[in-house]
Molecule: small-subunit ribosomal RNA
Organism: uncultured Pseudomonadota bacterium
RNA sequence: AGAAAGCCCCUUCGGGGGUGAGUAAAGCGGCGGACGGGUGAGUAACGCGUGGACAACCUACCCUGGGGUUGGGGAUAACCCUGCGAAAGCGGGGCUAAUACCGAAUACGCUGUUCUUUUCCUGGGUGAUUUGUUUCACCGAGGUGAGGAACGGGAAAGGUGGCCUCUGUUUCAAGCUACCGCCCUGGGAUGGGUUCGCGUCCCAUUAGCUAGUUGGUGGGGUAACGGCCUACCAAGGCGACGAUGGGUAGCCGGCCUGAGAGGGUGAUCGGCCACACUGGGACUGGAACACGGCCCAGACUCCUACGGGAGGCAGCAGUGGGGAAUCUUGGGCAAUGGGCGCAAGCCUGACCCAGCGACGCCGCGUGUGGGAAGAAGGCCUUCGGGUCGUAAACCACUGUCAGGAGGGAAGAAAAGCAGUCGCCGAACAGGCGGCUGUAUUGACGGUACCUCCAGAGGAAGCACCGGCCAACUCCGUGCCAGCAGCCGCGGUAAUACGGAGGGUGCAAGCGUUAUUCGGAAUCACUGGGCGUAAAGCGCGCGUAGGCGGCAGCGCAAGUCAGAUGUGAAAGCCCUCGGCUAAACCAGGGAAUUGCAUCUGAAACUGCGUAGCUAGAGUUCGGGAGAGGGCGGCGGAAUUCCCGGUGUAGGGGUGAAAUCCGUAGAUAUCGGGAGGAACACCAGAGGCGAAGGCGGCCGCCUGGACCGAAACUGACGCUGAGGCGCGAAAGCGUGGGUAGCAAACAGGAUUAGAUACCCUGGUAGUCCACGCCGUAAACAUUGGGCGCUAGAUGCUGGGGACGUAAAUGUCUUCGGUGUCGCAGCUAACGCGUUAAGCGCCCCGCCUGGGGAGUACGGUCGCAAGGCUGAAACUCAAAGGAAUUGACGGGGGCCCGAACAAGCGGUGGAGUAUGUAGUUUAAUUCGAUGCUACGCGAAGAACCUUACCUGGGCUUGACAUCCCGGGGAUCCUCUGGAAACAGGGGAGUGCCCUUCGGGGAGCCCGGUGACAGGUGCUGCAUGGCUGUCGUCAGCUCGUGCCGUGAGGUGUUGGGUUAAGUCCCGCAACGAGCGCAACCCCUGUCCCUAGUUGCCAUCGGGUGAUGCUGGGCACUCUAGGGAGACUGCCGGGGUGAACCCGGAGGAAGGAGGGGAUGACGUCAAGUCAUCAUGGCCCUUAAGCCCAGGGCUACACACGUACUACAAUGGUGGGUAUAGAGGGAGGCAAUACCGCGAGGUGGAGCAAAUCCCAAAAAACCCACCCCAGUUCGGAUCGCAGUCUGCAACUCGACUGUGUGAAGGUGGAAUCGCUAGUAAUCGCGGAUCAGAAUGCCGCGGUGAAUACGUACCCGGGCCUUGUACACACCGCCCGUCACACCACGAGAGCCGGCUCUACCCGAAGUCGCUGGGCCAACCCGGCUUAACGCCGGGGGGCAGGCGCCGACGGUAGUGCUGGUGAUUGGGGUGAAGUCGUAACAAGGUAGCCG
Repeated sequence: AGAAAGCCCCUUCGGGGGUGAGUAAAGCGGCGGACGGGUGAGUAACGCGUGGACAACCUACCCUGGGGUUGGGGAUAACCCUGCGAAAGCGGGGCUAAUACCGAAUACGCUGUUCUUUUCCUGGGUGAUUUGUUUCACCGAGGUGAGGAACGGGAAAGGUGGCCUCUGUUUCAAGCUACCGCCCUGGGAUGGGUUCGCGUCCCAUUAGCUAGUUGGUGGGGUAACGGCCUACCAAGGCGACGAUGGGUAGCCGGCCUGAGAGGGUGAUCGGCCACACUGGGACUGGAACACGGCCCAGACUCCUACGGGAGGCAGCAGUGGGGAAUCUUGGGCAAUGGGCGCAAGCCUGACCCAGCGACGCCGCGUGUGGGAAGAAGGCCUUCGGGUCGUAAACCACUGUCAGGAGGGAAGAAAAGCAGUCGCCGAACAGGCGGCUGUAUUGACGGUACCUCCAGAGGAAGCACCGGCCAACUCCGUGCCAGCAGCCGCGGUAAUACGGAGGGUGCAAGCGUUAUUCGGAAUCACUGGGCGUAAAGCGCGCGUAGGCGGCAGCGCAAGUCAGAUGUGAAAGCCCUCGGCUAAACCAGGGAAUUGCAUCUGAAACUGCGUAGCUAGAGUUCGGGAGAGGGCGGCGGAAUUCCCGGUGUAGGGGUGAAAUCCGUAGAUAUCGGGAGGAACACCAGAGGCGAAGGCGGCCGCCUGGACCGAAACUGACGCUGAGGCGCGAAAGCGUGGGUAGCAAACAGGAUUAGAUACCCUGGUAGUCCACGCCGUAAACAUUGGGCGCUAGAUGCUGGGGACGUAAAUGUCUUCGGUGUCGCAGCUAACGCGUUAAGCGCCCCGCCUGGGGAGUACGGUCGCAAGGCUGAAACUCAAAGGAAUUGACGGGGGCCCGAACAAGCGGUGGAGUAUGUAGUUUAAUUCGAUGCUACGCGAAGAACCUUACCUGGGCUUGACAUCCCGGGGAUCCUCUGGAAACAGGGGAGUGCCCUUCGGGGAGCCCGGUGACAGGUGCUGCAUGGCUGUCGUCAGCUCGUGCCGUGAGGUGUUGGGUUAAGUCCCGCAACGAGCGCAACCCCUGUCCCUAGUUGCCAUCGGGUGAUGCUGGGCACUCUAGGGAGACUGCCGGGGUGAACCCGGAGGAAGGAGGGGAUGACGUCAAGUCAUCAUGGCCCUUAAGCCCAGGGCUACACACGUACUACAAUGGUGGGUAUAGAGGGAGGCAAUACCGCGAGGUGGAGCAAAUCCCAAAAAACCCACCCCAGUUCGGAUCGCAGUCUGCAACUCGACUGUGUGAAGGUGGAAUCGCUAGUAAUCGCGGAUCAGAAUGCCGCGGUGAAUACGUACCCGGGCCUUGUACACACCGCCCGUCACACCACGAGAGCCGGCUCUACCCGAAGUCGCUGGGCCAACCCGGCUUAACGCCGGGGGGCAGGCGCCGACGGUAGUGCUGGUGAUUGGGGUGAAGUCGUAACAAGGUAGCCG
């Protein structure tokens, strides 16, 4: 400024009025949109934190004080008319108001300029004062606060309610008044701005950065200082106390962790900052460069009529996308808070509530009590039982939560209105404050809470159970499937995989993953190290820095004390309250270890000043020294050259060869040349900072040491950077080159030999100059000072004693070694030369590999040096010590180990075993020694486990049950047999109630079960082999050591022996050794048949044949004996050894039995036993035949030989130990013989097997493939046996092979042994060249322990410890992985120069446009009109300027043919480098 509908009234019926309502809607204006809310992109910064400063500043609204609010003017929205546009929107014309806008007036030191007084502050000058700082006075300058003066600048707005006291009035207002405003100004409060000290991440492989840069002057700009901006002047500013650059990051209160210090972190809440699509910009405003404002540019999305427009959820919900993952498009302003408003009130996704999510914290429940026949069921089981388990059922109770019914809060106090009192006021308006009264207001929500009802009813899971770490069994699986945080599980008994039962731990949760801190003293401030584990710079000089002797005085920076301010709140902690308790919330306190200011103290540090001499240094006198540099000199030796002598070799090696030499070498003599190095002295010696330094002399020169005094007066120590020195090799230029000698050549060695060895030989080695800058540059030990027992050696100097002199003794200072106390050390070790105890400074370390590599930088001529990562990968890599084992290490010592010797094997034939091959099967096992004549002490069938075929299924065998039957014997048929079918004979034992029952046996049946030589000897017992009959292996106690462990048990002797003696921190003991046992050797006793026969008798051809005897032999029982007992010598007065005597036997008389702790996952599941697994009309059982007996080969073990020490023939003699009844068998007879017939005797000192053989005697053979050798084959036989075909042994006869002593290699044996000869036995019907035994004959040799093999003890080294058959290195090949280089290619960031230049501020311009103010003119009653001025605007230009563009720089990332090395990967190739002397000691450069 201002409607309309509706309702009411009036009406001239056109309409008007009232109300609605000063409401809606829009506009103008004011205030607020800079708060609140979100986010963390950017930011390493005064951004944040903390404490200060502003005398260099601002602050709307709020509080308070003072003053004012006068008088005018011109417009413009809305509205009306109209135009353009699709829209967004825009324009033209007309009207109008204000607390909108514009002049004017007035106003206070409000403000500007100038002057002046004064306070305070900061420099300067002079004088006085103080040791000095200082203090005082004066002069002058600047800044600043306050006061004063002059001149200039500069304000305002009204609204609402009430009233009539004043003024003016017709009402009533233009008046008054209250409230709300407005203007100027002082103060306050609050909020902000600016500035300073200190603090605030990583990279130095970022070391130099900087042009408005640093400062000044003038000017501009801002609220304000300032290089903030500009012009000019000067040349500054920052940086190893880390500038600049790069990376990362909002900061804090706090939060998590930790004993703390610290580390990590910055969600929720609180403070600050920054940001609002990206970049730039200003406007407005008290405040913004403004999240929900504006302009421009860019990207993107949307609308469009293609002309143009619109947009910004990091507000609350919500959507999409991304992701391992994070909520409702809810309710309400009731409370708290905010904005506006006088107020009512309006707005408020701030907020309060509700919803979703076990996301977290807290609390509660899923029941409580009783209940053993310990139910069923599950699981396990040793089959008895155990366990789930009082668990359940069942009985008796309780009633939280959920469910149903009913009741039902607090959170609300107000504002408002009314009354009253007080205050302001002229006021009985009004306002404010107090009191009283009154009425109203709840989103959550009928929620919290309470009562009642019913009813154990609806409510338990997850992880784990090998160790760490609490919790164990079964099954399945079989290095598979899988587990795994680390170590590691799984290859047939898995507490580790999967399931189950059980258990353990947590529990509405439990696990997993990720992350942080802890443990981790594993970055060590608290609180570590560096000899050998990672770690001392190769050494010095020295800059900065750090540290620094004694005694005063002063100051007060550090330090200490007190006080004050601050250290926000929340949080943590204590306490007390509120929700039933808790979580949670609230009151109070403590704490906030910090910072600042003031006051004080002065021991210590520091600073100033003046001193001191003990640190350090100077002067003087000495002596020592391979200290350094330069020059000169010397002799020995090598080589070469010349000459002489001389002749066939030399040289070299493990052995050789290449090589040199008859063209005269090597050897030797003389002469000469040249280079390099300096024997003896020489030493664990000396010197030097280190590297390093060695003939002699001279010159120059450094350092250390000793002695004595004097002097200086802390002058010192260390030393980041820096500078210098720095072995050898190497590089450059020039010289030199005798010897040596990389490379190279040749010769050897070897599988090879690009090596070791040999012959040559060039760089180099040498000199000068210049580089390099490394090393196992080591004492693997940085430098300095002080302190802390000693002993002993060497070296340089001094002193004392002593001496004639010297040796010498004692002592002191310096150096250099060894040993050692305390102490230290993981140990080893160190130990006044510390690795001890302390202080100071520097350097360095932080698991192994990758790697001292890559990239970058820097140095170098190069080689390369210095600095120095990461990815990836591993569960270790290491040190010291211990016990073993091992060594082409050492010492000592054994053994048929070698040697000495004898005989063999390996060659032949055969036998036998094995491998291999073959086969239907050739059953299985044993496999270096320690399998191979082994299991097998005996495969034709059987055995037999294998194969083929035929059969059986409760089974060939055991137990139980049922039925039947006597057991048993004879026999027939089929068949290969098993088996099937049939016939016949024939009854027993025990009991009996005579029915029968029972035991054994047989047949049939049922099911439990039998059975398995099927697997696992790597699940086992037992037994065995082997080292090894070796001399060892251990324990208790003590002692030593942190410990493993050691000692004992080592040592000196000795032994067969760990046997014994001695010694000894050991003393004892056990298992082993030895002894006890057996056989044998001598003697004695006892006994005397079957043995024996001396004496006596008998007898014979002969014989112990017989009587007799028991003496002898013998037998078999007992005993004696031998013990180093005796003597001599040696030895430690020992053990013991050597010799001797005696003795049958002598030092263990010979032999056997006897096998320690252990080793080999040794062997055996096929002797047996046995866990587990497997088969069940078959993988069990029966039977026949075959196979185990194969045969091109290979090996082991044997036999027989190859011959004359023999063969053959004949003769003669002598054993021992055994065996014998389904047996051994004599005499006799037959047979050539095997053997047969026959049968005496014998259950054995009686009889038999039975002869022994070699030997010896005689004879033959005569060196030959034989009178050797006997294989092979033929024929004929014998015997065993059911049966000799496959596949037996033997006999006779014939045949008569290989083989003439055995390559490489290899075995046994040390005495009654080897060799040789025969005999017996077990097994067994038969079948030994094998095996186990027996005796006969009967040697050789052993110097000795160097070597081979095995072993014992001590010691040493070790990278070995499934232990040298160990370990382990590099190339190559293959696969995978990460990384470097790489022609380049593609991004990101960045800087420099230039181009373009939006918006916009500012400046200049502004001829166009403009109402207010001023001037002039015109005109009017007035409004007004025209012109000019002032002022402003558009526009133009300029500076700056974002995006963009061009050219280039730097950094960084991705990618890239190819390439380089690296890492990893059960069983690849080549070699053997290292570990033991690693077979050439190793290692560093």